c-di-GMP-I-GGC riboswitch aptamer from a Limnochordales bacterium, 110 nucleotides, folded computationally.
This record gives sequence, C1' cells and structure tokens, in this order.
RNA sequence: CUUGUCAAGGGCAAAUCUGUCGAAAGGCAGAGACGCAAAGCCACGGGCCUAAGGCCGGAGAUCUCUUCCAUAGAAAAGGAGUCACGGCUAUGGCAGCCGGGUUGCCAGAG
Repeated sequence: CUUGUCAAGGGCAAAUCUGUCGAAAGGCAGAGACGCAAAGCCACGGGCCUAAGGCCGGAGAUCUCUUCCAUAGAAAAGGAGUCACGGCUAUGGCAGCCGGGUUGCCAGAG
C1' cells in the first nucleotide's frame, strides 16, 4: 500500500416504543437490536422523501361587486376575495440508496 477470508480488543445501532424539535420528510435523547469492516465524517454527483412558502387548475364550498330585467329581488352571465381539493416546485431532508472525497482499529494472507 492492497485486501477483509483468521483472531483479539472493541465500535455503531434498523424496526418499534417514550419524550422532544419540526408544517412535513426527518432530527435529537432514552430504551431496543435488524444488521454493518467504515452502518465514522462530508450533501460533491446521481437518486429518493417532504411541500411550510410560491405558482397553476377546475364542474367544490362560501362571500362580494357589476350587468340585464319589473318594484322587490329570485334566476342568469361575468369579475374579485377566502377556504378546501388536485398538480408542480426546495430554499427543507435522507450518509443504514449508490457513487465520490476524507479519517481510522486489527492483522492470518499478498
């Protein structure tokens, strides 16, 4: 330096549960172990997740204005607002998705 197949000392911690932060994805802490030779660290590339905010949509709901008519105002037509629904979108995430970068224990074997 390569490799991870021997051993030793070990290390990390999936799902799930509880608490907490967050709009969510997800993060943190405790319990818990599916697994992992980098399941240490880094969002550089790809991919995946979420949609607070933003944009778009229509045959939904509500509300308001205008026009017409016949006095009232029902209906009709058109415009605006709000709410819900659907779609798109990262500035938010995932390192235990892959690649890449970087650091590292051991040492049978080369």